The part of an RNA shown here (small-subunit ribosomal RNA, 5' domain) has 528 nucleotides and comes from an uncultured prokaryote. The full RNA is in RNAcentral, with records from ENA. Its mean pLDDT, the model's own confidence on a scale to 100, is 88.

[in-house]
Context: one part of a larger RNA
RNA sequence: GAUUGAACGCUGGCGGUAUGCUUAACACAUGCAAGUCGAACGGUAACAUAGCUAGCUUGCUAGCUGAUGACGAGUGGCGGACGGGUGAGUAACGCGUAGGAAUUUACCUAUUGGCGGGGGAUAGCCCAGAGAAAUUUGGAUUAAUACCGCAUAAGCCCUACGGGGGAAAGCGGGGGACCUUCGGACCUUGCGCUAUUGGAUGAGCCUGCGUUAGAUUAGCUAGUUGGUGGGGUAAAGGCUCACCAAGGCGACGAUCUAUAGCUGGUCUGAGAGGAUGAUCAGCCACACUGGGACUGAGACACGGCCCAGACUCCUACGGGAGGCAGCAGUGGGGAAUAUUGCGCAAUGGGCGAAAGCCUGACGCAGCCAUACCGCGUGUGUGAAGAAGGCUCUAGGGUCGUAAAGCACUUUAAGUAGGGAGGAAGGCCUAAAGAUUAAUACUCUUUAGGAUUGACGUUACCUACAGAAUAAGCACCGGCUAACUCCGUGCCAGCAGCCGCGGUAAUACGGAGGGUGCAAGCGUUAAUC
Numbered sequence: 001g002a003u004u005g006a007a008c009g010c011u012g013g014c015g016g017u018a019u020g021c022u023u024a025a026c027a028c029a030u031g032c033a034a035g036u037c038g039a040a041c042g043g044u045a046a047c048a049u050a051g052c053u054a055g056c057u058u059g060c061u062a063g064c065u066g067a068u069g070a071c072g073a074g075u076g077g078c079g080g081a082c083g084g085g086u087g088a089g090u091a092a093c094g095c096g097u098a099g100g101a102a103u104u105u106a107c108c109u110a111u112u113g114g115c116g117g118g119g120g121a122u123a124g125c126c127c128a129g130a131g132a133a134a135u136u137u138g139g140a141u142u143a144a145u146a147c148c149g150c151a152u153a154a155g156c157c158c159u160a161c162g163g164g165g166g167a168a169a170g171c172g173g174g175g176g177a178c179c180u181u182c183g184g185a186c187c188u189u190g191c192g193c194u195a196u197u198g199g200a201u202g203a204g205c206c207u208g209c210g211u212u213a214g215a216u217u218a219g220c221u222a223g224u225u226g227g228u229g230g231g232g233u234a235a236a237g238g239c240u241c242a243c244c245a246a247g248g249c250g251a252c253g254a255u256c257u258a259u260a261g262c263u264g265g266u267c268u269g270a271g272a273g274g275a276u277g278a279u280c281a282g283c284c285a286c287a288c289u290g291g292g293a294c295u296g297a298g299a300c301a302c303g304g305c306c307c308a309g310a311c312u313c314c315u316a317c318g319g320g321a322g323g324c325a326g327c328a329g330u331g332g333g334g335a336a337u338a339u340u341g342c343g344c345a346a347u348g349g350g351c352g353a354a355a356g357c358c359u360g361a362c363g364c365a366g367c368c369a370u371a372c373c374g375c376g377u378g379u380g381u382g383a384a385g386a387a388g389g390c391u392c393u394a395g396g397g398u399c400g401u402a403a404a405g406c407a408c409u410u411u412a413a414g415u416a417g418g419g420a421g422g423a424a425g426g427c428c429u430a431a432a433g434a435u436u437a438a439u440a441c442u443c444u445u446u447a448g449g450a451u452u453g454a455c456g457u458u459a460c461c462u463a464c465a466g467a468a469u470a471a472g473c474a475c476c477g478g479c480u481a482a483c484u485c486c487g488u489g490c491c492a493g494c495a496g497c498c499g500c501g502g503u504a505a506u507a508c509g510g511a512g513g514g515u516g517c518a519a520g521c522g523u524u525a526a527u528c
Base pairs, nucleotide, nucleotide: 001528002527003526004525006524007523008522009521010520013375014374015373016372017371018370020367021333026331027330028329030328031327032326035078036077037076040075041074043071044070047069048068049067050065051064052063053062054061055060056059085286086285087284094211095210096209097208098207099206100205103203104202108199109198110197112195113194114193115192116150118148119147126139127138128137129136130135156165157164158163170191171190172189173188174187175186179184212258213257214256219249220248221247224246225245226244227243228242229241230240231239261283262282263281264280265276266275267274268273288309289308290307291306292305311322312321313320314319339365341364342363343362347361348359349358350357351356378408379407380406381405388399389398390397391396412469414464415463416462417461418460422455425451427449428448429447430446431445432444433443434442472517473516474515475514476513477498478497479496483512484511485510486509487508493500494499
């Protein structure tokens, strides 16, 4: 000199853009953060509509009908493995980089086939119990895209090449003949299901090289190193097991100890390098502590399950419940770090055919000079060089055109009015095309209509009034820009280094003046 996720002192007008527990991976009250689908299913607890019945205060009360819109609880599907947080652990194929072969991949996309015929349950509902609660037992009954067989198998898997094995599910819209129990069958269309092969994306695995310090850590290793053969995995492999051999690593630093998430980057520097790893992005690890598996395409799963432990809470003492390193917020620790806010309008995600629902992701707002950037705190004129302060050789000098006065301007703040963009979509109507037996339905395109904004009293523009509402901080011995007076008297004190102070201190304290930076200025800490 540059820099910071900074803190402290004094001071503080506005706006934009960013950032904001670096410490206790300490403990957490409360609310919210993952649901959705009735176009898979049996149904109907609530709400609304309609119809019927009864009562009367003649327009509301009660009851009934799942009939309609819808929908609590339940079965089922998909999603809760993403998104969000943190950096404890990890010196490691964890990360970075360059490669590899023995794998898998829900949803998406493309291809080739198929979707035939049956069965038995079970939740819910109902009935009867147990328990303070959490929860739970028995009986009867019922549905499915839940579950299980049979058939079929182009391709798939196994094979000794003879053969053997293995699948599925329906739902919604519309409809001219024919059949009809008026539900449908049948046709068509959309979604869905099943098998297969490619793609895309994601994931798992292996290897070379690189990746902190210590030798006051020199030897380490028994599934250890390799082979054969079983087993296991989606997959190679001591991954695991039996047997056999006795290997494997190490001064090119094994092992041990300490420290640490890694990287793109960031800061500094002319560079080489040094330091660092907040925000943002990629990877990894973790989810009260330790262990374990289940489900699933994917987890050994933050807001899932089981066991053990510590801690907290409820209890009728028999037994139960919990996990903010999600967003806010509380206590604690600390020099120190924000609101128990608004909205799904946009972007993205989950579910759904869609409308839509959910989304503390996200978009916004609030707080903080924490940082960067921009703007303002007036402009011109004005010498009687006023008053006053300070100083003085007592003449003067200086603050100083500074003020007052006169003439202007109105950015920003304030008040009032206007006012974009962020909105694309979705819905309704009409036309054309695709599809089709069809002018239904559905999809695509075009045109028209009424709409969708948290921010928001938005940005921006216009008008109004009035200099009105807006300057401090540090320093002035040298380094280092800037000097005098008074007080003090090796005292009180200053100090980054040299050093000042013992009676004329430009170095202490105050004042006047000056210098530097400026909504900041200094100090401390830290890096180059």